[in-house]
The RNA shown here (SAM riboswitch aptamer (S box leader)) has 107 nucleotides and comes from Brochothrix thermosphacta. Taxonomically the source falls in Brochothrix (Bacteria, Bacillati, Caryophanales, Listeriaceae).
RNA sequence: UUCUUAUCAAGAGUGGUGGAGGGACUUGCCCGACGAAACCCAGCAACCCCAUGAGAGUGGACGGUGCUAAAUCAAGCUAAGUAAGUGAUUACUUAGAAAGAUGAGAA
Numbered sequence: 001u002u003c004u005u006a007u008c009a010a011g012a013g014u015g016g017u018g019g020a021g022g023g024a025c026u027u028g029c030c031c032g033a034c035g036a037a038a039c040c041c042a043g044c045a046a047c048c049c050c051a052u053g054a055g056a057g058u059g060g061a062c063g064g065u066g067c068u069a070a071a072u073c074a075a076g077c078u079a080a081g082u083a084a085g086u087g088a089u090u091a092c093u094u095a096g097a098a099a100g101a102u103g104a105g106a107a
Base pairs, nucleotide, nucleotide: 001107002106003105004104005103006102007101008100013041015040016039017038021031022030023029025076026075027074028073042068043067044066047064048063049060050059051058052057072099077096078095079094080093081092082091083090084089
């Protein structure tokens, strides 16, 4: 990097260093000098892991990851419904994809 698979409405900072960006991409909409990113510390969770169990499950949290604004911040593609419009189409709602993120496994 690619493939498979599971999850993505819960949870977690009035900390220290740092000084202008950040929320994947696009369009919006937001966060940010009342301090962004990053690093450290702290914490959350429980995928791997550990214990137990025939299993389903239950419990744990030393370790490997992950995470700690907003649903993955919303939409992006398709379908159905509703409204407007002669129509093309637009707006909204719902469902499913796509894309993305994270874990585990494989190449």
Rfam family: SAM riboswitch aptamer (S box leader). Gene Ontology term of the family: regulation of gene expression.